[in-house]
Context: one part of a larger RNA
RNA sequence: CGGUGUUGAAGGAACUCGGCAAAAUUCCCCCGUAACUUCGGGAUAAGGGGGCCCUGUAUCCGGGCAACCGGAUACGGGGGGCACAGACUAGGGGGUGGCGACUGUUUACUAAAAACGUAGGGCUCUGCGAAGUCGCAAGACGACGUAUAGGGUCUGACGCCUGCCCGGUGCCGGAAGGUUAAGGAGAAGGGUGAGAGCCCUGAACCGAAGCCCCGGUAAACGGCGGCCGUAACUAUAACGGUCCUAAGGUAGCGAAAUUCCUUGUCGGGUAAGUUCCGACCUGCACGAAUGGCGUAACGACUUCCCCGCUGUCUCCAACACCGACUCA
Numbered sequence: 001c002g003g004u005g006u007u008g009a010a011g012g013a014a015c016u017c018g019g020c021a022a023a024a025u026u027c028c029c030c031c032g033u034a035a036c037u038u039c040g041g042g043a044u045a046a047g048g049g050g051g052c053c054c055u056g057u058a059u060c061c062g063g064g065c066a067a068c069c070g071g072a073u074a075c076g077g078g079g080g081g082c083a084c085a086g087a088c089u090a091g092g093g094g095g096u097g098g099c100g101a102c103u104g105u106u107u108a109c110u111a112a113a114a115a116c117g118u119a120g121g122g123c124u125c126u127g128c129g130a131a132g133u134c135g136c137a138a139g140a141c142g143a144c145g146u147a148u149a150g151g152g153u154c155u156g157a158c159g160c161c162u163g164c165c166c167g168g169u170g171c172c173g174g175a176a177g178g179u180u181a182a183g184g185a186g187a188a189g190g191g192u193g194a195g196a197g198c199c200c201u202g203a204a205c206c207g208a209a210g211c212c213c214c215g216g217u218a219a220a221c222g223g224c225g226g227c228c229g230u231a232a233c234u235a236u237a238a239c240g241g242u243c244c245u246a247a248g249g250u251a252g253c254g255a256a257a258u259u260c261c262u263u264g265u266c267g268g269g270u271a272a273g274u275u276c277c278g279a280c281c282u283g284c285a286c287g288a289a290u291g292g293c294g295u296a297a298c299g300a301c302u303u304c305c306c307c308g309c310u311g312u313c314u315c316c317a318a319c320a321c322c323g324a325c326u327c328a
Stems, first nucleotide, its partner, number of pairs: 001323008010314002014312001019309001027051005036041001038157001052079012080084001092307004097302002099299002104116002120155007132141003158294004163224003168221002170217005177212003183206002188201005225243005252286001253283001264280005
């Protein structure tokens, strides 16, 4: 000097990105227990009291024929210690937001999460030799299943809901029409040949799917405006005009895990608060199953605050052991 522990005056988070680490709590019995809630929960909520030994009384339980032996509980009297769940073992608690409903799963070896999954919801395909998947095939899975089934895809308990746009892209439907390949058809023309013939080019016309075209479809991919004016203070604009669009963002939420300007403004908490909570709405650039907004319970998630507690700190010190170091 380092490591692992133990203890510490006064203060008690002033430490720090952050109470990281440590301390504290910890068991049983009794009392008591809030908001909220899906009425199950929350809850060991929180917060208190008791616990050892001797002894009396009462009751009960087990064994025994009985005498009696063993044990439990309640109430009362007394005793000792610094300390009685005497060591060990053994929850800190509360409040408030965010996200995800929950138990679960994951980056074997830096990430356990708000990511994945999940019951539940929707769309879509599939009538059975099913669709789909593997295989050149035979064949196999699907399934010894049969639409209350199986595949794909999106969303993700529950509650209240899920608005407008089919112009583009996709998908579905459409016995007409346009275009269109091989092929059919052969008008006409050419080469050669004495000719018959052989060979070549080839116009009409008939030719699928696809595309064009006509419709449908957004819990399909996706999209969801601008400018100007207007009310008897001012300000603002329910109202009007105009341009464009397929349609111009509804409900709800909103400086948000989304807000650039921004430490927005106001309120709360602090002596002091770029964080936090509640509001406002000027949403750079929320928004409805790429789901919107809520939500009890749950979480080794994450934000902020409070109580308890402490060597985290003010500010370090001592001790024990193990190293390092010196000598042998």
Molecule: large-subunit ribosomal RNA, domain IV
Organism: marine metagenome